[in-house]
Molecule: Guanidine-I riboswitch aptamer
Organism: uncultured Rhodobacteraceae bacterium
Parts: sequence; C1' cells; structure tokens
RNA sequence: UCGCAGGGGGCUUAGGGUUCCGCCCGUCAGGGGUCUGGUCCAAGAAGCACCGCCCGGUCGGCAAAUUCCGCCCGGGUACACGGCGGGCCAAAAUCCCGGGAGGU
Repeated sequence: UCGCAGGGGGCUUAGGGUUCCGCCCGUCAGGGGUCUGGUCCAAGAAGCACCGCCCGGUCGGCAAAUUCCGCCCGGGUACACGGCGGGCCAAAAUCCCGGGAGGU
C1' cells in the first nucleotide's frame, strides 16, 4: 500500500459514581458515596439473542442458468497486551478521544 466477511443497534453484566429515591448523622438548616442498595452511566479486547454480511447446499421462478432473483437449511463473522492525559453527563468509569500513543 492492497486484498479479505470480520459490521450494527438492543438487552444484560463486570465496573462506575452520586442527579433522584432510600439509608445514616443533625433540633433545624444542612451534611455523608470512606453508605450494602434502587433509579442512572457502562465495556473493541465481557455475555445473550436478533439483524446484516461471506461461503456452501436443497428447492422454486423466468425462454434459460454454474452465471440472475427468492424462501429455507448448514457453516463462518478471526485475533486482540495497552498507558499518561483530556472530555461528557449530576458525577465517575474498562463510556468517548481509542483496536489511539506505545508494545509484541
């Protein structure tokens, strides 16, 4: 540099903090996430199913088909160590910058 299917959102979890609820302290105002939790956020390298895509196959369509279109069936969708720092929302995070920098 080129080729190759290596893709998408959803639900959930690891994890995360503290806007709301709850809980705790306080006469009140207010304070506490160094409060197990519910709401909330949430994984490229976590899970589940679905959709998509690739390969093969049976069958059907049309004048015809290995070549075009379609239903269905089967297989595949690999591998993956990773800062500092910055950013979002109330705030933080394995979220985003980022399969980045760097490393092998």